[in-house]
Molecule: Glycine riboswitch aptamer
Organism: uncultured Alphaproteobacteria bacterium
RNA sequence: AUGAACCUUGUGGAAGAGACUGUGGCGCAGCAGCGGCUACAGCGCCGAAGGAGCAACCGCCUCGGAAACUCUCAGGCUAAAGGACCGCAAGGGGAUG
Numbered sequence: 001a002u003g004a005a006c007c008u009u010g011u012g013g014a015a016g017a018g019a020c021u022g023u024g025g026c027g028c029a030g031c032a033g034c035g036g037c038u039a040c041a042g043c044g045c046c047g048a049a050g051g052a053g054c055a056a057c058c059g060c061c062u063c064g065g066a067a068a069c070u071c072u073c074a075g076g077c078u079a080a081a082g083g084a085c086c087g088c089a090a091g092g093g094g095a096u097g
Base pairs, nucleotide, nucleotide: 006092007091008090009089010088011087012086013085018043020042021041022040023039024038025037026036027034028033044077045076046075050073051071052070053069057065058064059063
């Protein structure tokens, strides 16, 4: 002096699947009923928080690390929120030349 992997922060993008059924409550009305929210239960579904399993492969090879594959425990199925991953900026870092 170049400044990789990796980490943090900010920011932008980011899919899938019932705004299902029943019961109760809140609200309007005050006989019925209405559509909105919410709690519980039921069935149906999704996979890209997390988690778990197998494995190509890799390693320091007795053992260990491993996916966007698989399972759905969790999470989610109007919107919002969240969201693996990707882009940009800043900071840390210090491979490599």